[in-house]
């Protein structure tokens, strides 16, 4: 330098162009003599950044940034 891939909640990851979700975590309550476990509720998003297409973009297109892999 070129090619591929990943970037979404505190963490691990889903997400057919039409309401952004799950698990874990955290907090509160119940339960217990108390802790853990269990049960219930609650909590959190500039979807890496910018632009474009579209009635509508996490999703499609372009540029850039960052991580991983490959080729030379």
């Nucleotide at each position: 330098g070129c090619c591929c891939u990943u970037g979404u909640a505190a963490c691990u990851c889903a997400g057919c162009g039409g309401u952004a979700g799950a698990g874990u975590g955290a907090u509160u309550g119940a339960u217990u003599c108390g802790u853990a476990a269990u049960c219930a509720a609650u909590u959190u998003g500039u979807c890496g950044g910018g632009g474009g297409u579209u009635c509508a973009a996490g999703u499609c297109c372009c540029c850039c940034c960052a991580g991983g892999g490959g080729c030379u």